[in-house]
Formats: sequence, C1' cells, structure tokens
RNA sequence: CUUGCAGGCCGGGUGACCGCGGGCGCCUACGGGCGCUCGAGGAAAGUCCGGACACCGCAGGGCAGGACGCUGGGGCAACCCCAGGCGGCGAAAGCCGACGGAAAGUGGAACAGAAAGCAGACCGCCGGCGGGCAACCGUCGGUAAGGGUGAAACGGUGGAGUAAGAGCCCACCAGCGACCGUGGCGACACGGCGGCUCGCCAAACCCCGUCCGGUGCAAGGCGAAGCAGGUCCCGCUGACGCGGCCCGCCGAGGGACCGGGUGCGCCGCAGAGAUGGAUGGUCACCCUCGACAGAAUCCGGCUUACAGGCCUGCUACGGGA
RNA sequence: GCCCCCGUCGUCUAGAGGCCCAGGACGCCACCCUUUCAAGGUGGAAAUCGCGGGUUCGAAUCCCGCCGGGGGCACCA
Repeated sequence: CUUGCAGGCCGGGUGACCGCGGGCGCCUACGGGCGCUCGAGGAAAGUCCGGACACCGCAGGGCAGGACGCUGGGGCAACCCCAGGCGGCGAAAGCCGACGGAAAGUGGAACAGAAAGCAGACCGCCGGCGGGCAACCGUCGGUAAGGGUGAAACGGUGGAGUAAGAGCCCACCAGCGACCGUGGCGACACGGCGGCUCGCCAAACCCCGUCCGGUGCAAGGCGAAGCAGGUCCCGCUGACGCGGCCCGCCGAGGGACCGGGUGCGCCGCAGAGAUGGAUGGUCACCCUCGACAGAAUCCGGCUUACAGGCCUGCUACGGGA
Repeated sequence: GCCCCCGUCGUCUAGAGGCCCAGGACGCCACCCUUUCAAGGUGGAAAUCGCGGGUUCGAAUCCCGCCGGGGGCACCA
C1' cells in the first nucleotide's frame, strides 16, 4: 500500500425571492397587517420491551396463564448497557450466543438397520458337537475388534492378554463426579483423588428461581351545543365494577340490538407541535451531485431501512517496497 | 394514534415435528364419449407453505426478526 475489524461523527452548503405553522410585541377600519424569533430524525419507522402519567372503589388473596434465565456491577425498570466466564466462528484484530436443570418425573427419535434406551449377533471372527475325502454345511455357545445401516450404535490411540475378543488389565488422551486443595466477590479455572465410562431433545411437557392486576392520551377532566326514543335480557338469592376461574370487598343499577344527535373550545400537551393537521418551493453559484425517510402524550432501550463521506484506534493469513 | 387477527396450487381450504419434495374441492389442459356442445369418464399440470434467520438428526408446524393484508376502538341522550 492493500485487507479486514471496532468506535465516533456528518449525511449537501451559501445567497436571494415567494410561502406555511407557533410564540412575543405593536397597529387595526376587527377582515387582518407589520416586525422579531423558533420550527423533524438518527432512525421521527416497526409498536418489540420497559417506565412516567391517567382511569378502573382498594390495587386485595389463591389457582390458572405469561415473561425472563451464566457471573458481577450500573439503571426506577427493561427482550437494556458495561465488564468478565464458558461455548462456537475467524489466521488475527474481533464477532456471535434464548447460556438454569436430562442425577425429580412424563415423553420423543420417522425411514434405514439385527439392534435406538435396564442395548443389540445381520455379515464376519473363534470354539464345541454332528455331517462331508475336502472345500464347506448344519447346530449350540462365545465375541461389540472389523464390515454394513443411520443424524446418532455404550470412550479414542497403542500395548499386554485371549480360542477369538472386550476398561478384562496397563500407559497417554478425552469425558464424568453430589470428593479434596489452591486462586477468584462470583460465573469458573488449575491441580489432585475416585470409580471405570456414551449420549441427544426442555425454541417437548415439565421442575427450579425471579417478576407480572387490567386498560391505553380515541387514557382521562372541565365547558358548550344538539336529539327521540324503542325492544329484549341480567340484577339486593348481590348485577356492574372484574379482565380466564374462585374467594374477599362494594352496594343499584347494568348489558345487547335498532334508531337519533354531536364530532366544537380549553386542559392533559411538551424549549417543534396541530386537530383541514405547519416545517415547503423557485432561481443562481459551488462541491464529492445528495440515501433511508417525516413528529401526534412524553421518556429510556431494542430491532429494521440507509447513496456517499470524514476522523480515531487496531489486525497481518496474504501481496508489494 | 392505540389494540388485535391472518398469510398453504389460479380460487376456497386440510394439516398441529417424520407416514407430506404437502392432500381435497372448484377451475385449467389432454384424451374418450357425441354429428357438435354441455353433462359424464380417464389421466395430467399447477405450491421456494409471505420473506429471512435460528432450535432440532429432521420445520408448513416450534422460536425470533421483517413484509403484506384485514378488523376493532370517539362523545351525548
């Protein structure tokens, strides 16, 4: 140089003219006008988590249901952030991980294969017996080393041993342990010891631990205007509230359908901010020629989309000097 | 704005870890029958299970993220 990795930032600029919305001030002939000032994003998005806030009388108990799940810390909290452990990927920088429990129980593993969960003799190997001149065949046993099936076949390599074999025995390695020691707050790591050994699935039911009442600003409050009620059902033997059920509490109205009326103002509501809903357009010049996209109660996160460019730090399998 | 539901041949659907490279009906195509058409009979084609990723030996099915579509919710008497 090139390559990749991580973190941060920008994401057209300047000027003129015309326009839109909010606030303040001044003027007004009440129609409005003038001046100053402010006016989208890193994601405003998806609505996936969490919180504030508001209402449901209290926000009560139990079951059911749901969410989360290595360790330590931060944070009101979170499917959040930081650091670390373990596992996987990469040559490395680094990246990714729904990462508790299979030694509580229930269950699953199609097809193939002899055998798939207290293993299992199809071929093969070995031995006994019988037959055969022999090759070999039959039968009874032994054997999981070899072949074959499968995603997966009850540790791996080597040796000793044996009729042939096998953790049956030995060495090393791997794995397991509810054992011991050392280090670490801890997850865990290292060493020893033990026995002699296969496991997979909990994004299957489940078990363990922590947490969770419901509804969402069309929540909810005040004011104004307008209209037309009807039918059925439930209810002081307790409805509605209350949502899947039960209990407790409360105590008089409630629900469904058809029909009618209003869809206005203020608050909630914001250092952008409405309810016909603003944040734009034209021209000129310049450059690297401009991506994804636009608020609607607010805030903290996550995820997804994004042309191009800048800065900082790091890596070296490989190519070049 | 907020909340909920659904995506499987052209259309409507079955399916709920393997027996499914997905079954059925209508429609479509070819042949038979008929003088011809319809009806009838026989056969066939037609699905990346909305898309991407993950769990698992194995995914239409389980989980996560996107995409698309649909529905509901104002106040008063």
Background
This is a predicted complex of two RNAs, RNase P RNA and transfer RNA, with 398 nucleotides together. Rfam match: Bacterial RNase P class A. From the family's description: Ribonuclease P (RNase P) is a ubiquitous endoribonuclease, found in archaea, bacteria and eukarya as well as chloroplasts and mitochondria.